About this RNA
A computed fold for a 73-nucleotide RNA from a soil metagenome, annotated as transfer RNA. Model confidence (mean pLDDT): 81 of 100. Rfam family: tRNA. Rfam links the family to the GO term triplet codon-amino acid adaptor activity.
RNA sequence: UGGCUUAUAGCUCAACUGGUAGAGCGUUUGCCUGAUACGCAAAAGGUUGCUAGUUCAAGUCCAGCUAAGCCAA
Numbered sequence: 001u002g003g004c005u006u007a008u009a010g011c012u013c014a015a016c017u018g019g020u021a022g023a024g025c026g027u028u029u030g031c032c033u034g035a036u037a038c039g040c041a042a043a044a045g046g047u048u049g050c051u052a053g054u055u056c057a058a059g060u061c062c063a064g065c066u067a068a069g070c071c072a073a
Base pairs, nucleotide, nucleotide: 001072002071003070004069005068006067007066010025011024012023013022019056027043028042029041030040031039049065050064051063053061
């Protein structure tokens, strides 16, 4: 310098050719127990890395940028 991959909840990851974002673990509350653990139920938690664009509608598509990793030189 060029190319490729990745970026989504506190962590690990989903989201089927664009249709309004979810699971497991963790956290909190409740139930259960003499109490704890286990188990059960519920809740909180997200500007989907950033900016701009296309579209009625973008996590998803186009462009640029940032960060991490890999390959080539």